[in-house]
RNA sequence: GGGCGAAUAGCUCAGCUGGCAGAGCAUCUGGAUCACAACCAGAGGGUCGGGGGUUCAAGUCCCUCUUCGCCCACCA
Repeated sequence: GGGCGAAUAGCUCAGCUGGCAGAGCAUCUGGAUCACAACCAGAGGGUCGGGGGUUCAAGUCCCUCUUCGCCCACCA
């Protein structure tokens, strides 16, 4: 330098054919317990890596940039 993949909640990850952003764990509150854990019920937490475009509507499609991973090539 070229190609491919990934970036979504604190963490690990889903998100179908573009149509209300989700799960598990964690956190918080309550229940239960003599108490703690496990367990049960509930709550908070995001604008989906940045920017731009298409569209009535974008996590999803297009362009570009950034970071990370893999492969190839080049230099030495």
A computed fold for a 76-nucleotide RNA from a Candidatus Eiseniibacteriota bacterium, annotated as transfer RNA. Its Rfam family is "tRNA". Gene Ontology term of the family: triplet codon-amino acid adaptor activity. Rfam describes the family as follows. Transfer RNA (tRNA) molecules are approximately 80 nucleotides in length. The coordinates come from a structure-prediction model, not an experiment, and the mean pLDDT is 81. NCBI's taxonomy places the organism under Bacteria, Bacteria candidate phyla, Candidatus Eiseniibacteriota.